[in-house]
Context: one part of a larger RNA
Molecule: small-subunit ribosomal RNA, 5' domain
Organism: Candidatus Amesbacteria bacterium GW2011_GWC2_45_19
RNA sequence: GGAUGAACGCUGGCGGCGUGCUUUAGGCAUGCAAGUAGAACGGGGGGUGCCAUACGGUACCCCCAGUUGCAGACGGGUGAGUAAUACAUAGGAAUCUACCUUUUAGUGGGGAAUAGCUGGCCGAAAGGCCAAUUAAUACCGCAUAAGUCCCGCCUUUGGCGGGAGAAAGGGCGUAACUGCCCGCUGAAAGAUGAGCCUAUGUCCUAUCAGCUAGUUGGUGGGGUAAAGGCCUACCAAGGCGAUGACGGGUAGCUGGACUGAGAGGUCGGUCAGCCACAAUGGCACUGAGACACGGGCCAUACGACUACGGUCGGCAGCAACUAGGAAUAUUGCGCAAUGGACGAAAGUCUGACGCAGCGACGCCGCGUGGAGGAUGACGGCCUUCGGGUUGUAAACUCCUUUUGUCCCCGCAUAUGCGGGGGAGAAUAAGCACCCACUAACUACGUGCCAGCAGUUGCGGUAAUACGUAGGGUGCAAGCGUUAUCC
Numbered sequence: 001g002g003a004u005g006a007a008c009g010c011u012g013g014c015g016g017c018g019u020g021c022u023u024u025a026g027g028c029a030u031g032c033a034a035g036u037a038g039a040a041c042g043g044g045g046g047g048u049g050c051c052a053u054a055c056g057g058u059a060c061c062c063c064c065a066g067u068u069g070c071a072g073a074c075g076g077g078u079g080a081g082u083a084a085u086a087c088a089u090a091g092g093a094a095u096c097u098a099c100c101u102u103u104u105a106g107u108g109g110g111g112a113a114u115a116g117c118u119g120g121c122c123g124a125a126a127g128g129c130c131a132a133u134u135a136a137u138a139c140c141g142c143a144u145a146a147g148u149c150c151c152g153c154c155u156u157u158g159g160c161g162g163g164a165g166a167a168a169g170g171g172c173g174u175a176a177c178u179g180c181c182c183g184c185u186g187a188a189a190g191a192u193g194a195g196c197c198u199a200u201g202u203c204c205u206a207u208c209a210g211c212u213a214g215u216u217g218g219u220g221g222g223g224u225a226a227a228g229g230c231c232u233a234c235c236a237a238g239g240c241g242a243u244g245a246c247g248g249g250u251a252g253c254u255g256g257a258c259u260g261a262g263a264g265g266u267c268g269g270u271c272a273g274c275c276a277c278a279a280u281g282g283c284a285c286u287g288a289g290a291c292a293c294g295g296g297c298c299a300u301a302c303g304a305c306u307a308c309g310g311u312c313g314g315c316a317g318c319a320a321c322u323a324g325g326a327a328u329a330u331u332g333c334g335c336a337a338u339g340g341a342c343g344a345a346a347g348u349c350u351g352a353c354g355c356a357g358c359g360a361c362g363c364c365g366c367g368u369g370g371a372g373g374a375u376g377a378c379g380g381c382c383u384u385c386g387g388g389u390u391g392u393a394a395a396c397u398c399c400u401u402u403u404g405u406c407c408c409c410g411c412a413u414a415u416g417c418g419g420g421g422g423a424g425a426a427u428a429a430g431c432a433c434c435c436a437c438u439a440a441c442u443a444c445g446u447g448c449c450a451g452c453a454g455u456u457g458c459g460g461u462a463a464u465a466c467g468u469a470g471g472g473u474g475c476a477a478g479c480g481u482u483a484u485c486c
Stems, first nucleotide, its partner, number of pairs: 001486004006482005013366006019359002021324001026322002030319003035070003040067002043064009077277003086202007095194002100190008108142001110140002118131005148164007169182004203249003210240003215237008252274004256267004279300005302313004330356001332355003338352001339350004369399004379390004405422007430475005436455002441470005451458002
């Protein structure tokens, strides 16, 4: 000198774009953050119309929970752990892939239940039990099998034979079929995503030198979507290590960021990719995908309710609160845009996101007026008392209106944006420094005191180094200080 997610002191007009718990991965009141589909299904409640003496029937609409499907594995947060089951780069073979795209073959015929509802019962609640009963694109057989899979044989890029395995309907339209759309099943391929393996690279420490029994390899078996000590039985005795094993400390990794002429050094906040985690530890279920932040089970700690029998909870989502701290924001608005889930669609949901609010926290831009104006006014300060300086600075004259303020119009999801007009120089300057390094000097006070200080060092009666004033220098809505990196 440059830089910062900064903090502190003094000061503070506006706008644009960014950015904002670096500390306790401490604890969290409250609200919201993942639902959606009636064109899969039956039901409960309500309304309207029509038929009906009435009971009731029928059509449509609204609300409600339930069964079912898809989503909930994305999006959002955090960086605890992890020094290699991670990440970066380059390869590989023994794999899976919902939704989407392409091609192809099908979608036949049956059955038994169950939630809801009703009745009864238990419980403080959370919730549960029994009976009866009902529907489906929920569930289960049967049939069929071009491809597919398995087995066997042969003349083995293939052929033959045997065996196994599937499905679901809904809507529009029609007088009715044919038809159209959305689905469902098998197979092949693509795309996307994911799992696995290998090589190279990736901080400090030897005051860590030996480490290792599923350990290293083989065979049989099991397991997985898949190779493999991944697991298991047996057999062999291997495997790693001064090119640093093993241990200890520290740490998410990268694209990148800062600095530097470069080489290098330091860092990894915002944004993007990957990983890991979701009170702590463990476990599986469902599913194409999880060992699953706002799903489940067990244990532990903590908290809440309780009728003491038991039950409930998890902000490292967005706000907010509390604690800690030098320190970090609103319990805001909207789904109008972009994106996502569901849906045929209308649409619903979306604290993702888009906006607004707060903070000079940063960068950038603008303003605090412009021109003229000497008797060089008053005042201040200095003085050799002549004067010098503040200083064209002010006053005064003319001009302009960024910004601010007031009014009107238009647009819009918006407290926002755009346009026009009125009055009025009006609403707007500070901070640090002035011995040398280092741009900028005098007076007074103080008297090794009070104090200053980045370094050398100033101060003990004429201090340009302390304090105040005048003047000056530098930067400027900022200026200094502190901390850290180059």